[in-house]
Molecule: c-di-GMP-I-GGC riboswitch aptamer
Organism: Pseudomonadota bacterium
RNA sequence: UCACAAAAAGCCAAACCUAUCGUGAGGUAGGGACGGAAAGCCACGGGUUUCAUGAGAAAUAGCCGGGUUGCCUUUG
Numbered sequence: 001u002c003a004c005a006a007a008a009a010g011c012c013a014a015a016c017c018u019a020u021c022g023u024g025a026g027g028u029a030g031g032g033a034c035g036g037a038a039a040g041c042c043a044c045g046g047g048u049u050u051c052a053u054g055a056g057a058a059a060u061a062g063c064c065g066g067g068u069u070g071c072c073u074u075u076g
Stems, first nucleotide, its partner, number of pairs: 004076003011036002016031006034062001040068003044065003047060005
């Protein structure tokens, strides 16, 4: 210095409830914790979902891949 396992300090927060925005998927805020080592950020590829007669327009980074940044470094 790197990897793995265990630990500690902090971090985030699913379902559900309330308020609010949106036609909707969903977003935001508060409560709440199922989980998470990027569950930080980016719709670039695929997937799923919504709206639309359709062309198409959206949502999801807590579906996967990719890009980018990053906490601890105690013990074995």